RNA sequence: GCCGCUUUAGCUCAGUUGGUAGAGCAACGCAUUCGUAAUGCGUGGGUCGGGUGUUCGAGUCACCCAAGCGGCA
Repeated sequence: GCCGCUUUAGCUCAGUUGGUAGAGCAACGCAUUCGUAAUGCGUGGGUCGGGUGUUCGAGUCACCCAAGCGGCA
């Protein structure tokens, strides 16, 4: 230098054909217990890496940029 993949909650990851962003773990609250742990129920937490465009509507499509990983030279 060229090619490919990844980027979504604190962490690990889903997200179908473009149609109101989710799960598990973690955190917090309540119940249970003499108390803790475990268990059960519940709550909060998101500029979907950044930007522009297409569209009635974008996590999803197009382009540019950034970071990481891999391959080729």
This is a predicted structure of a 73-nucleotide RNA (transfer RNA) from an uncultured Alphaproteobacteria bacterium. Its mean pLDDT, the model's own confidence on a scale to 100, is 81. It matches the Rfam family "tRNA". The family's RNA type in Rfam is transfer RNA.